This is a predicted structure of a 71-nucleotide RNA (transfer RNA) from a Candidatus Harrisonbacteria bacterium.
């Protein structure tokens, strides 16, 4: 210094332009003599700025963090 690949919830991760989900975890509650485990409820998120669209997590650019390559 060129490239490529990445960014969604507290963590891991889906989501092929049309109401943003899924296990785990948190809180609440049912059950139990408590406790775990089980069940049921409910709260939480698209990296940042532009452009394209009737509408963008999605598509284009640029930056920013991460990671790989190459010199």
């Nucleotide at each position: 210094g060129c490239u490529c690949c990445u960014a969604u919830a507290g963590c891991u991760c889906a989501g092929u332009g049309g109401u943003a989900g899924a296990g785990c975890a948190a809180g609440c509650g049912a059950c139990u003599c408590u406790u775990a485990a089980u069940c049921g409820c409910c709260a939480g998120a698209u990296c940042u700025a532009g452009g394209u669209u009737c509408g963008a997590u999605u598509c284009c650019u640029a930056g920013u963090g991460g990671g790989a390559g190459c010199a």
It matches the Rfam family "tRNA". Rfam links the family to the GO term triplet codon-amino acid adaptor activity. Rfam classes the family as a transfer RNA. From the family's description: Transfer RNA (tRNA) molecules are approximately 80 nucleotides in length. The organism belongs to Candidatus Harrisoniibacteriota, within Bacteria.